[in-house]
């Protein structure tokens, strides 16, 4: 000096599962919207959990996830959304 891994931001793509039942509020009524209780369900924000490899041998510790648990979150739209692509910036092993 500086590509990658990594981080941040922007744009685009982005799944799953009852817009179920009851009550309350708003509304002239209705529709729509909001809140709440119940049961059912989803998992790809976040959170929790674990195996093997790993060692000369044994034990202990560590040991990932879109796997799992569903605490949280979600089950019309909106929002969110792991992850992927592009761009900008930061940063920087190797070189």
């Nucleotide at each position: 000096c500086g590509c990658a891994g990594c981080c941040a931001c922007g744009c685009g793509g982005g799944a799953g599962a009852g817009u179920c039942c009851g009550c309350c509020c708003u509304g002239u009524c209705a529709a729509g919207g909001g809140g709440u209780g119940g049961c059912g369900c989803c998992g790809a924000a976040g959170g929790g959990g674990c195996a093997a490899a790993u060692c000369c041998u044994c034990c202990c510790c560590g040991g990932a996830a879109c796997c799992u648990c569903u605490c949280a979150g979600g089950c019309a739209a909106a929002a969110g959304g792991a992850c992927c692509g592009c761009g900008u910036g930061g940063g920087c092993a190797g070189g």